About this RNA
The prediction has a mean pLDDT of 81. Small-subunit ribosomal RNA, 3' major domain from Trichopus zeylanicus subsp. travancoricus, 476 nucleotides, folded computationally. The RNAcentral record of the full RNA draws on SILVA. It matches the Rfam family "Bacterial small subunit ribosomal RNA". Gene Ontology terms of the family: structural constituent of ribosome and ribosome. Lineage of the source: Eukaryota > Streptophytina > Euphyllophyta > Magnoliopsida > Trichopus zeylanicus.
Context: one part of a larger RNA
RNA sequence: UGAUGGGGGCCUGCACAAGCUGUGGAGCAUGUGGUUUAAUUCAAUGCAAAGCGAAUAACCUUACCCGGGCUUGACAUGCCGUGAAUCCUCUUGAAAGAGAGGGGUGCCCUCGGGAAUGCGGACACAGGUGGUGCAUGGUUAUUGUCAGCUCAUGCCAUAAUGUGUUGGGUUAAGUCUCGCAAUGAGUGCAACCCUUGUGUUUAGUUGCCACCAUUGAGUUUGUAACCCUAAACAUAUUGCUGGUGAUAAGCCGGAGGAAGGUGAGGAUGACGUCAAGUCAUCAUGCCCCUUAUGCCCUGGGUGACACAUGUGCUACAAUGGGUGGGACAAUGGGUCAUGAUCCUGCAAGGGUGAGCUAACUCCAAAAACCCAUCCUUAGUUCAGAUUGCAGGCUGCAACACACUUGCAUGAAGCUAAAAUUGCUAGUAAUUGCCUGUUAGCCAUACGGUGGUGAAUUCAUUCCUGAGCCUUGUACA
Numbered sequence: 001u002g003a004u005g006g007g008g009g010c011c012u013g014c015a016c017a018a019g020c021u022g023u024g025g026a027g028c029a030u031g032u033g034g035u036u037u038a039a040u041u042c043a044a045u046g047c048a049a050a051g052c053g054a055a056u057a058a059c060c061u062u063a064c065c066c067g068g069g070c071u072u073g074a075c076a077u078g079c080c081g082u083g084a085a086u087c088c089u090c091u092u093g094a095a096a097g098a099g100a101g102g103g104g105u106g107c108c109c110u111c112g113g114g115a116a117u118g119c120g121g122a123c124a125c126a127g128g129u130g131g132u133g134c135a136u137g138g139u140u141a142u143u144g145u146c147a148g149c150u151c152a153u154g155c156c157a158u159a160a161u162g163u164g165u166u167g168g169g170u171u172a173a174g175u176c177u178c179g180c181a182a183u184g185a186g187u188g189c190a191a192c193c194c195u196u197g198u199g200u201u202u203a204g205u206u207g208c209c210a211c212c213a214u215u216g217a218g219u220u221u222g223u224a225a226c227c228c229u230a231a232a233c234a235u236a237u238u239g240c241u242g243g244u245g246a247u248a249a250g251c252c253g254g255a256g257g258a259a260g261g262u263g264a265g266g267a268u269g270a271c272g273u274c275a276a277g278u279c280a281u282c283a284u285g286c287c288c289c290u291u292a293u294g295c296c297c298u299g300g301g302u303g304a305c306a307c308a309u310g311u312g313c314u315a316c317a318a319u320g321g322g323u324g325g326g327a328c329a330a331u332g333g334g335u336c337a338u339g340a341u342c343c344u345g346c347a348a349g350g351g352u353g354a355g356c357u358a359a360c361u362c363c364a365a366a367a368a369c370c371c372a373u374c375c376u377u378a379g380u381u382c383a384g385a386u387u388g389c390a391g392g393c394u395g396c397a398a399c400a401c402a403c404u405u406g407c408a409u410g411a412a413g414c415u416a417a418a419a420u421u422g423c424u425a426g427u428a429a430u431u432g433c434c435u436g437u438u439a440g441c442c443a444u445a446c447g448g449u450g451g452u453g454a455a456u457u458c459a460u461u462c463c464u465g466a467g468c469c470u471u472g473u474a475c476a
Base pairs, nucleotide, nucleotide: 001476002475003473004472005471007470008469009468010467012465013464015460019423020422022420023419026314027313028312029311030310031309032308033307034305035304042053064300065299067297068296069295070294073125077124078123079121080120081119082118083117087102088101089100090099091098092097107114108113127289128288130287131286132285136283137282138278139277140276143272148187149186150185151184152183153182154163155162167178168177169176193266194265195264196263198234199233200232201231202230203229204228209222213220240254241253242252243251244250303442320375321374322373323372324371325370326369332363333362334361338355342351343350344349382413387408388407389406390405391404392403429452430451431450432449433448434447
């Protein structure tokens, strides 16, 4: 100087407390471990692995396994020979491929040849999702959006170092202020950026409709007020005010205001730590393979199943379930697409194909909610696993192994022990909707989006994680 202490002081965070809802028990979905397997490809393993890489494993993907093949190779550059190329048919094969036949000569041109492309040959080489993330770049997580981390000059000290950065206050903040052998500076903090909340101006179609007409209907004429859209600007700065404080920085209250003290949310992540993760995104040193650890293909596997565990979904019901009727969104996506309408089918779906290259049309029905009615505490009109039969769709192909419809079947489960997660407001909880990835989909996921909408704390005794000062130490 650090590190560390079941030392001390100060301070802070959904850390505890106060509350709300979960997980842990059940069934299922999914990931992982283990076991099994010809293979169950690989990576990730406390927080910071485990609905993670994977924004979609039937083939492909695919890296794994069995089998069938290839060896200058699926791909690149260079050399030689030969045929332009594309194309069609047959045999064999599971396919990859192998064999045979047919047709056919274009472009440039100095008539030698060349470009492009196929086949054959020899060698340099290609190739490797093989190893090493403890050789690396790049990138990412975490500590942590925590308030820290440093430097120059000066001064102190024998030196490593110290000072500044400590102290009194204050802040979300090394934020600001006062003091001080320090004076300044850098990087972080904050602000500048985006979204949202209010207003003004501009603009008025595809959006809007107060007044005046009009219609079944903002439908049409009209209007530019309102709403909305989207560009610019304004607005919040402790500005004003009372108290408090050291006449400071600030703090507490009030007014006005759409908003008040960082308005809310996001992006933004210092010096470093963990030899943290990634050689399987990519790049790359070294090592290794080279008739194979490379390449092509059929089929299988990644979907196995005594069990253990993580993350979720659905429930156990009456604040509910069934049936009928009624109401209100936002974000998104659409031309090899979306698909209205009508017909058909109990339905999934099938046929038809209007409109829309989209503020115009379509996906599209929002759901919780409201009204009426049935059920009456029961393993039930709760719950829906599992299984049988009959269908549909996508696709060469749905057995392993997709999704979906109808009928039947109707398991566990009656609120869950020890333990433990998240959350402080438009939050939790609850409720639907949408995108991407797709031929289809294992999505209950991920990422967005609106609707309804709480309780409790405003304290720091304790648990836990940080920060600063100080102190002990047989540690470095």